The part of an RNA shown here (large-subunit ribosomal RNA, domain I) has 550 nucleotides and comes from a Planctomycetota bacterium. NCBI's taxonomy places the organism under Bacteria, Pseudomonadati, Planctomycetota. RNAcentral holds the full RNA, with entries from ENA. Model confidence (mean pLDDT): 81 of 100.

Context: one part of a larger RNA
RNA sequence: AGCAUUCGGUGGAUGCCUUGGCGCUGAGAGGCGAUGAAGGACGUGGUACGCUGCGAUAAGCCUUGGGGAGCUGCGAACGAGCUUUGAUCCGAGGAUCUCCGAAUGGGGAAACCCACCUUCGACCUCUUGUUGUCUGACGCCGUCUCAAGAUGGCGGCGUCGGAUGACGAGGGGUCAUGAGAAGGUACUGAACCCUGAAUCCAUAGGGGUUUAGAGCGAACCCGGGGAACUGAAACAUCUCAGUACCCGGAGGAAAGGACAUCAACGAGACUCCGUGAGUAGUGGCGAGCGAAAGCGGACGAGGCCAGCGCCUUCGUGAACUGAACCGGAACCGUCUGGAAUGGCGGGCGAGAUCGGGUGACAGCCCCGUACGGGUCAAGGUUCGCGAGGGACAUGAGUAAGGCGGGACACGUGCAAUCCUGUCUGAAGAUGGGGGGACCACCCUCCAAGCCUAAGUACUCCUCAGCGACCGAUAGCGAACCAGUACCGUGAGGGAAAGGUGAAAAGCACCCCGACGAGGGGAGUGAAACAGUUCCUGAAACCGGAUGCUU
Numbered sequence: 001a002g003c004a005u006u007c008g009g010u011g012g013a014u015g016c017c018u019u020g021g022c023g024c025u026g027a028g029a030g031g032c033g034a035u036g037a038a039g040g041a042c043g044u045g046g047u048a049c050g051c052u053g054c055g056a057u058a059a060g061c062c063u064u065g066g067g068g069a070g071c072u073g074c075g076a077a078c079g080a081g082c083u084u085u086g087a088u089c090c091g092a093g094g095a096u097c098u099c100c101g102a103a104u105g106g107g108g109a110a111a112c113c114c115a116c117c118u119u120c121g122a123c124c125u126c127u128u129g130u131u132g133u134c135u136g137a138c139g140c141c142g143u144c145u146c147a148a149g150a151u152g153g154c155g156g157c158g159u160c161g162g163a164u165g166a167c168g169a170g171g172g173g174u175c176a177u178g179a180g181a182a183g184g185u186a187c188u189g190a191a192c193c194c195u196g197a198a199u200c201c202a203u204a205g206g207g208g209u210u211u212a213g214a215g216c217g218a219a220c221c222c223g224g225g226g227a228a229c230u231g232a233a234a235c236a237u238c239u240c241a242g243u244a245c246c247c248g249g250a251g252g253a254a255a256g257g258a259c260a261u262c263a264a265c266g267a268g269a270c271u272c273c274g275u276g277a278g279u280a281g282u283g284g285c286g287a288g289c290g291a292a293a294g295c296g297g298a299c300g301a302g303g304c305c306a307g308c309g310c311c312u313u314c315g316u317g318a319a320c321u322g323a324a325c326c327g328g329a330a331c332c333g334u335c336u337g338g339a340a341u342g343g344c345g346g347g348c349g350a351g352a353u354c355g356g357g358u359g360a361c362a363g364c365c366c367c368g369u370a371c372g373g374g375u376c377a378a379g380g381u382u383c384g385c386g387a388g389g390g391a392c393a394u395g396a397g398u399a400a401g402g403c404g405g406g407a408c409a410c411g412u413g414c415a416a417u418c419c420u421g422u423c424u425g426a427a428g429a430u431g432g433g434g435g436g437a438c439c440a441c442c443c444u445c446c447a448a449g450c451c452u453a454a455g456u457a458c459u460c461c462u463c464a465g466c467g468a469c470c471g472a473u474a475g476c477g478a479a480c481c482a483g484u485a486c487c488g489u490g491a492g493g494g495a496a497a498g499g500u501g502a503a504a505a506g507c508a509c510c511c512c513g514a515c516g517a518g519g520g521g522a523g524u525g526a527a528a529c530a531g532u533u534c535c536u537g538a539a540a541c542c543g544g545a546u547g548c549u550u
Stems, first nucleotide, its partner, number of pairs: 001549009015535001016499002020470002022467007029459002031216002039100003042055003046078002049075003061094006070082003105114003115185006121175024187213009220251001221249005231238001235284001261267002271298005281289002302451003305395001310390012325373003331346005347364002355367003400424008410436001431446005486493002506534001509521004
């Protein structure tokens, strides 16, 4: 040195576990915001670093319902306290709520800087209102402690007056004239009021009051704009695709909607699903694109144009629903063991054997579960009543036509139909549109006004439940203080990291060592080769021992 066996170190695979994820179902909710949101900055505790909560009333304040013995959130303790006069905690309602942020007085390099207006001070004095105390005069009543001649003493009531105190309102004056507090002061639209030029009326403009808007939010929806890579085995029409993306707007849904529709028997708003059908078509007839009627289902609803109606908002009454929460059955003995939920023996409950916990596997130990109860307030649904608001006069610069485009499954085509930039431009129900060029006949409908629930789409969020979904290189990027650390000027990119034990019982004390690190004893524990990145503990890699070989 090699090989073999064995014992260790290192390392963290594997097994087991799950606090976290993923997908879905049902129900709810579908918004928050100038009454200042979403999101933040800074504060806030006895000590206070982070998280959580909260806001100078600052891990909290008030009211109220529940609850019933502990509590002062977590990492994480110590101290000091609170609590049956009911705390902590849970539900409901309210108060407070610094600064930034639409941010809105002006500015600004967010959480800062700088303003203006109004109100708010102390003292003196006058007027006045309410009220308390003391007191004078007069009148009346009671009484006799007084006087004794008496109209006297004491007490009470009433009327008038005086002094003084408190509180409030108003006027005047003096002082201070600083600092502070509270409120207000953005922009745009609408309505109303005042004012008001050139310019007579008016209008523009100016001022004021009231009211609304502004910003945020995951998807779904409508509208306005609108690509390219790609495919066509190249590429230009075409395709990708009216997709991605940008902008505007709304709602819990949105949009659409009561036939100038289809059809050819006749049907009878709209929307959505299935089928029709990859059909009819369209297409450098390439690649591709791709209907409709009909039929079967879901749902079902029709109204209005000046008011008897419809839609909508608010208020109010009734009924139902509805929070925290409450009740909620039934097991013992013995054996093994560190521990019984296990074995054995004998019982019991079940409208409850869903699930979780408990020192191993528990219907009967605990929390629960089935079922039943609870109901102030808030909220929701339905119905009734009252008040308010909105639209709309039967649809002309319209229909239709020319030119140029766009949309229709339909690429200009024989191209109907719809929209319109531009130029033209009707009829008036004895009329007009459509039935895929166009014409006739026939059939059918009535444009150029408005509203309309349900069936449909989605899930940032809440509750309940489910899974031939994952189980820490998986599952969300994130099971853990993660959109963190870290990277980037920035837009942006973006990790790693779970497990002692039933219980900390987390190793008192002794020894070696540097008053170390680390280790050896001792002790705890079922186990310490469970000793703090501590369950299990593979392999690579490193070493010790023994044997053989060289």